A computed fold for a 71-nucleotide RNA from Paratissierella segnis, annotated as Glycine riboswitch aptamer.
The coordinates come from a structure-prediction model, not an experiment, and the mean pLDDT is 77.
The organism belongs to Paratissierella, within Bacteria.
[in-house]
RNA sequence: ACUCUGGAAAGCGAAAAGCACCGAAGGAGCAAUCUAAAAUUUAGAGAAUCUCUCAGGUAAAAAUACAGAGU
Numbered sequence: 001a002c003u004c005u006g007g008a009a010a011g012c013g014a015a016a017a018g019c020a021c022c023g024a025a026g027g028a029g030c031a032a033u034c035u036a037a038a039a040u041u042u043a044g045a046g047a048a049u050c051u052c053u054c055a056g057g058u059a060a061a062a063a064u065a066c067a068g069a070g071u
Stems, first nucleotide, its partner, number of pairs: 001071006011019002020058003026054001027052003033045005
């Protein structure tokens, strides 16, 4: 990398309006720590299953984080 298996949350509405809600595609934020200036402060860098909800989603199906197996 490919194949197979398992695999969440959240809705009302006539409605693609409106309002509400969810976090597990993607995206954004920061703790320790590091760097620089400088002098105990400022700036930058900086992780997640945490936070946000831009994007995405809220019957089923499909897809996705992640896990297991095979090549």

The model forms 88% of the base pairs in the Rfam consensus.